[in-house]
Bacterial RNase P class A from an Alphaproteobacteria bacterium, 399 nucleotides, folded computationally. A source record names the gene rnpB. It matches the Rfam family "Bacterial RNase P class A". Rfam classes the family as a ribozyme. The organism belongs to Alphaproteobacteria, within Bacteria.

RNA sequence: UCGGGUGGUCGGAUAGCCGCGCCGAAGAAAGUAAAAUCUUUAGGUGAGGAAAGUCCGAGCUUCAUGGAAACAGGAUACCGGAUAACGUCCGGCUGCAGAGAUGCAAGGGAAAGCGCCGCAGAAAAUUACCGCCAAGCUUUAUGUUUGGUAAGGUUGAAAAGGUGAGGUAAGAGCUCACCGCCAAAGCAGCAAUGUUUUGGGCUAAGGCAAGCCCUAUCCGAUGUAAGACCAAAUUAGGAUUUUUCAGGUUUAACCUGACGGAGCGUUUCCACUCUGAUCCAGAGGUAGGUCGCAAGAGCAAUUUGGUAACACUUUGCUUAGAUGAAUGGCUAUCGCCGCAAACUUUAUUUUAUAAAGCAAUUGCGGAUACAGAACUCGGCUUACAGACCACCAUAAUUU
Numbered sequence: 001u002c003g004g005g006u007g008g009u010c011g012g013a014u015a016g017c018c019g020c021g022c023c024g025a026a027g028a029a030a031g032u033a034a035a036a037u038c039u040u041u042a043g044g045u046g047a048g049g050a051a052a053g054u055c056c057g058a059g060c061u062u063c064a065u066g067g068a069a070a071c072a073g074g075a076u077a078c079c080g081g082a083u084a085a086c087g088u089c090c091g092g093c094u095g096c097a098g099a100g101a102u103g104c105a106a107g108g109g110a111a112a113g114c115g116c117c118g119c120a121g122a123a124a125a126u127u128a129c130c131g132c133c134a135a136g137c138u139u140u141a142u143g144u145u146u147g148g149u150a151a152g153g154u155u156g157a158a159a160a161g162g163u164g165a166g167g168u169a170a171g172a173g174c175u176c177a178c179c180g181c182c183a184a185a186g187c188a189g190c191a192a193u194g195u196u197u198u199g200g201g202c203u204a205a206g207g208c209a210a211g212c213c214c215u216a217u218c219c220g221a222u223g224u225a226a227g228a229c230c231a232a233a234u235u236a237g238g239a240u241u242u243u244u245c246a247g248g249u250u251u252a253a254c255c256u257g258a259c260g261g262a263g264c265g266u267u268u269c270c271a272c273u274c275u276g277a278u279c280c281a282g283a284g285g286u287a288g289g290u291c292g293c294a295a296g297a298g299c300a301a302u303u304u305g306g307u308a309a310c311a312c313u314u315u316g317c318u319u320a321g322a323u324g325a326a327u328g329g330c331u332a333u334c335g336c337c338g339c340a341a342a343c344u345u346u347a348u349u350u351u352a353u354a355a356a357g358c359a360a361u362u363g364c365g366g367a368u369a370c371a372g373a374a375c376u377c378g379g380c381u382u383a384c385a386g387a388c389c390a391c392c393a394u395a396a397u398u399u
Stems, first nucleotide, its partner, number of pairs: 001395001004392007012334007020046004024041005048370001052381002055379005060223001062221002065271007073219005078092005093107001094105004108214002113212002115208003129153002131149007161179006180202001181200008227291004237280004244258005259276005296318001298317004304311002336366006343357006
């Protein structure tokens, strides 16, 4: 100096005038139904890092009968920690990619079982096409028959552990060494795991569980149009039958008990709650108002502990709350972007022309990243013009 990686910040600012919403304060009027209205104010305040997606988790709301067990369905899945919790975050281990800083992982189990591996190839799990070796036959030819073989070659992502040596008729873990695989023990570590030693020729050839499956752990629904309250408005019941059984009475589809039925994934058991025939017909409301509604697992700085995520201590601050939906418009200055010059620089030289530039001066124009709260919060994912900061690793050059 070029590019690379990780983390973070900003993404217009200031002032004035007018306008809009909420909160507080003061006053007026009105009302006594909930409630609402108007004026004033050097008072305070008013969209995001993602407000998006609606993907996880919770707080809160109301509802669902609850308890136990089994099944179904869904989610998670290395180890340790953080957290209200999570499928999130931090640290580590293993594997893969990269020269490295780093990044990714749908990271439990393939000796529980079933299944799949197209095409090609002889063959994709017990296979022999070419080849190699031995013996024989004959027509003596790169012939043919039988047996052995899986080292070499073909095909493929992958060919029945790999490399090398010995051995063999030729070969083969057949034997040996190293590596791989399996088992045991020691050492380090909370652990995942690593490492060393010993033993075993190793019938689990390899891959896929983002195939079915096995193992372990966990799992109600709902959503602010949730929900609560106030105001206003409004009826009228009728007919048939005598009830699953028993009893009672004030005789009424009343009361008590039994029995039956229902109770939000399914089944069983227990408890609890509700409920018990049929038919006909009708009324009010759902266009009003208030609350919920913004003090929070809140924000900033700081102390201590921790590798960190984070926890604790102290101090300070209070920062939207709309409801057809507020947070805007104009002016000026600075900054940013673009164009240009009578500006700057250079060259020529006929003192004027040409070229370049936006660093200084001046002028004109522009607003141009993604994008708008609607119950709140912790995350994840996606989008993003441009500008800046810090750290890390590599390459080249110079000293």